Predicted 3D model of a 101-nucleotide RNA (Purine riboswitch aptamer) from Baia soyae. Its Rfam family is "Purine riboswitch aptamer". Its family is annotated with purine nucleobase biosynthetic process in the Gene Ontology. For this family Rfam cites "Riboswitches Control Fundamental Biochemical Pathways in Bacillus subtilis and Other Bacteria" (Mandal et al., Cell, 2003). Rfam describes the family as follows. Riboswitches are metabolite binding domains within certain messenger RNAs that serve as precision sensors for their corresponding targets. Its Rfam clan is "Purine riboswitches". The source organism's lineage runs through Bacteria, Bacillati, Bacillota, Bacilli and Baia.
This record gives sequence, C1' cells and structure tokens, in this order.
RNA sequence: AUAAAUCGAGGUAGACUUACCGUAUAUUUUCAGGGAUAUGGCCUGAUAGUCUCUACCCAGCUACCGUAAAUAGCUGGACUACGUGUUAUGAGGUCACCGGG
Repeated sequence: AUAAAUCGAGGUAGACUUACCGUAUAUUUUCAGGGAUAUGGCCUGAUAGUCUCUACCCAGCUACCGUAAAUAGCUGGACUACGUGUUAUGAGGUCACCGGG
C1' cells in the first nucleotide's frame, strides 16, 4: 500500500413499533381417507376463495339422525396483509442509511 474477516462510540425532520376505521374473506367452499354413534356427531390431507402473505379455528345454544352414515342452523370471539385514512408516543427497541476507531 492492497485485500478479507471481526468488533464498533456516535449521528439522522428516515421507516416500523399504540389504538381505531376501512379494504380483503363470508374465520368460508368442494373433495379424499380414517373415526365416534343419542354420555356421539371428530381427526388428517388436498382443493377453491382475496388485484393478497398468512389463516381458515375456538366456545356455547338449538335442531336432527332410533344406532346408520351423514350432519344442519344460530350467537360470541380473532389473526394476517394492505392504506396520501384517523390517532397515541416523541421514552425505549428493531431496521435502513451515514460514520470515527
């Protein structure tokens, strides 16, 4: 002098981080395999649905099925993604960028 690795004080009218509202989706559809049986009515996997990642369940009530293979309706509850949306904070944290050694 060059290259690589590791540590890293500090800085910023930067982004996110609170709550709400809105949009999406109806916490929903259709199947396959297995399972229970009126003290029961579930489990696993796939599929569709969103200019969409993820999720697709929980609790309760009512009905229905006379022992078979099939459930139905209703009530309450979110999570996730996004936004020239409203709002809290102006601490702290995370990320991004700058940066001395």